[in-house]
Context: one part of a larger RNA
RNA sequence: GGUGUAUGGGGGAUGUCUUGGCGUCGAGAGGCGAUGAAGGACGUGGCAGACUGCGAUAAGCCCGGGGCAGGUGUCUAGCAACCGUUAAUCCCGGGGUGUCCCAAUGGGGAAACCCGGCAGGAGCGGGCAACCGUCUCCUGUCAUCCAUAGCUGAAUGCAUAGGCUAUGAGAAGCGAACGCAGAGAACUGAAACAUCUCAGUACCUGCAGGAAAGGAAAUCAACCGAGACUCCGUUAGUAGCGGCGAGCGAAAGCGGAUAUAGCCCAAACCAGAAAGCUUGCUUUUUGGGGUUGUGGACGCUGAUAAGGAGUUACAAAGGCAUUGCCAGCGGAAUCUUCUGGAAAGUUGAACCAUAGAUGGUGAUAGUCCAGUACGCUAAAGCAAGAGCCCUCCGUUACUGUCAGCGCUCCAGAGUAGCACGGAGCUCGUGAAACUCCGUGCGAAGCCGGGGGGUCCACCCUCCAAGGCUAAGUACUACUCGACGACCGAUAGUGAAAAGUAGCGCGAGCAAACGAUGAAAAGAACCCCUAUUAGGGAAGUUAAAAGUACCUGAAACCAUACACCU
Numbered sequence: 001g002g003u004g005u006a007u008g009g010g011g012g013a014u015g016u017c018u019u020g021g022c023g024u025c026g027a028g029a030g031g032c033g034a035u036g037a038a039g040g041a042c043g044u045g046g047c048a049g050a051c052u053g054c055g056a057u058a059a060g061c062c063c064g065g066g067g068c069a070g071g072u073g074u075c076u077a078g079c080a081a082c083c084g085u086u087a088a089u090c091c092c093g094g095g096g097u098g099u100c101c102c103a104a105u106g107g108g109g110a111a112a113c114c115c116g117g118c119a120g121g122a123g124c125g126g127g128c129a130a131c132c133g134u135c136u137c138c139u140g141u142c143a144u145c146c147a148u149a150g151c152u153g154a155a156u157g158c159a160u161a162g163g164c165u166a167u168g169a170g171a172a173g174c175g176a177a178c179g180c181a182g183a184g185a186a187c188u189g190a191a192a193c194a195u196c197u198c199a200g201u202a203c204c205u206g207c208a209g210g211a212a213a214g215g216a217a218a219u220c221a222a223c224c225g226a227g228a229c230u231c232c233g234u235u236a237g238u239a240g241c242g243g244c245g246a247g248c249g250a251a252a253g254c255g256g257a258u259a260u261a262g263c264c265c266a267a268a269c270c271a272g273a274a275a276g277c278u279u280g281c282u283u284u285u286u287g288g289g290g291u292u293g294u295g296g297a298c299g300c301u302g303a304u305a306a307g308g309a310g311u312u313a314c315a316a317a318g319g320c321a322u323u324g325c326c327a328g329c330g331g332a333a334u335c336u337u338c339u340g341g342a343a344a345g346u347u348g349a350a351c352c353a354u355a356g357a358u359g360g361u362g363a364u365a366g367u368c369c370a371g372u373a374c375g376c377u378a379a380a381g382c383a384a385g386a387g388c389c390c391u392c393c394g395u396u397a398c399u400g401u402c403a404g405c406g407c408u409c410c411a412g413a414g415u416a417g418c419a420c421g422g423a424g425c426u427c428g429u430g431a432a433a434c435u436c437c438g439u440g441c442g443a444a445g446c447c448g449g450g451g452g453g454u455c456c457a458c459c460c461u462c463c464a465a466g467g468c469u470a471a472g473u474a475c476u477a478c479u480c481g482a483c484g485a486c487c488g489a490u491a492g493u494g495a496a497a498a499g500u501a502g503c504g505c506g507a508g509c510a511a512a513c514g515a516u517g518a519a520a521a522g523a524a525c526c527c528c529u530a531u532u533a534g535g536g537a538a539g540u541u542a543a544a545a546g547u548a549c550c551u552g553a554a555a556c557c558a559u560a561c562a563c564c565u
Base pairs, nucleotide, nucleotide: 001564002563003562004561005560006559007558008557009556015550016515017514020487021486022484023483024482025481026480027479028478029476030475031174032173039101040100041099042055043054044053046079047078049075050074051073061095062094063093064092065091066090070083071082072081106115107114108113116142117141118140119139120138121137122136123135124133125132126131144171145170146168147167148166149165150164151163152162178209179207180206181205182204189196193243219226220225230257231256232255233254234253240248241247262468263467264466265412269288270287271286272285273284274283275282276281277280293446294411295410296409298406299405300404301403302402303401304400305399307393308392309391310390318389319388320387322384323383324382325381328376329375330374334349335348338345350367351366352356358370359369360368417441418440419439420438421437422436423435424434427453448463449462450461451460452459502509503508522549526536527535528534
C1' cells in the first nucleotide's frame, strides 16, 4: 500500500408524508380612479427585527347584525399591564379617520422633498388698547382641457377671435386575457434565392365593452328557389390560386347553436316660428308625415277596427312583491374483551342512516370531534326582478290598417361609373368580375339603377351612396363551489412562499431551504474538560427519534482484526 470481515464517521439518495402547486368543470363578477386609483415611501405595538393589519383616531374608532367564554394577529416563547356574561376577542354589513409620493392637478422637483398666493383659525411676539407682525402651525382652496350658460370684447361698422365668471361624481391614470381599427417585420420554408412563404403573425399605437365585431340584402342562387347577422360541424384539403415550386386555400348548399327580432331616419307634403332682403321668395329651425322593390306624398273611392305595446334597438322613469348572494343555526346513532405506549385494530353484543363524503383524534372510527344528508336564517349592503303597480299609442276619427283609380311630386351626388396607381377576396394582372382606398374625369334619377366572374343579348334577382339592434360566440387578472388513471420537495409554479437573498452602472438576471415526538415529556442533578463546545453517568420516552433530530443508500474517510506484497 492492497484485499476481506466487522464497527463507525460522512453524506442526504430512497421510502412514506403534505402545508404548496397544476389542470378541468360550474356559477358569479367583469372593472378601479379627481369623493384622489393601481402601486409605493414613511410611520404605527409596553418591551418589536420581519410579515400581516392599520394611518398622527395608526394590529385600530363608531353603528347594525351574528356569535359565546375567553382574549390582547404570525414567526414567538417570556415578562409587564389590561379587557371580557353590562357579551370582550372573533365573523359579516355600513360609517369615520386615512401622513407623504404617485394621473398628481397651486409653483417647482433628482418620487415619497422644497417654496408659495388667498380665506378662516390657533400659538408666539409687539402694543395701554383698537390692532399689527408673519416667527411656528392647522383647516379649506388655487393645474390643464372640454361641455353648457352668461358677461364682456380687438384689428374692423355689424360681428368674430380673444378675455372673464359660474356650473359639471365631465376627461385624464391603472388593469390578465378576449375585441375592433391604424401601422407592420425578420429569422424561417422554398433543401441556394429575388416573386412567393413565415404573416397581416410578432411587436408598436389608438379606442371600447362585459363581451366586442357583425347585422335586416343594390345578398345568394340558377330558371328551382332561399330569405339579417354571428358561431360550430360538414361541404373539403374539394373548386381554385401558385417561380403551377414551396405552399396557400374558399363559397353556395346541408346539419346544428340562438330565436314568436326586427326597427328608426333623410326627402316629397302639411302646420308653426325666426332671420335676410330683391315684399314674395330664400334660408334656418320645431312639430306632423314617411321608410319601400316598387313604396311613399298629393287627390278621389271603398272596406274594416277596440284593443295593442313596453324598459337590449323600435318612447321612457320609478316603486313593490318575490328570489339569490354576502355572517351564521339545528343536525341521528356504542359499549365491552384482548394486544399495545396509545384502540379507531381484535373479540362479543348493539344502534343510526334523506347522514357509510371528507378530515382530525396516541395504529385502520357511520355512532369521539369538526362535519356530511336534510332543514332553517339577514338589521344593513349587493344583484336579479319573468309578476303587480306603472308607462306609451288608440278608443268613432282631420285615427290606424288594407284595397283600387288618378297624378308624376319624392325616394341618400362630387356618389355610382370610367382611366391610372394600389390593397382585399381561393384569385400572385390574369379573359379578372366583385369589395375598399389614392389622383383625375364624372352619370341616370323609376320608361330609373346595381348584380348574376372580361364583354353583349335575353332572363332572373336585388335597390347603393344615412343610422340603431338582444341571443347564440371569445376570454378569465378576480370571488365561490366541485372534481382529477395530475405532481409529491432536483417533481409540481421561478417561488411548500420569493420576484426574496444574491448578481449587474443599467435594462435586467435570479436561487436554495419541508418532516424530533402522540405529547417538549426538549435531558433536573453529578462527573471529566482547554469548555456558551463535546463527552460520561443519571433521567424522559414505546423508541433517543436529542432541536446538526423519520427512514438514513452510494461516493469519500477512519478504527480493529486476518491475510497478501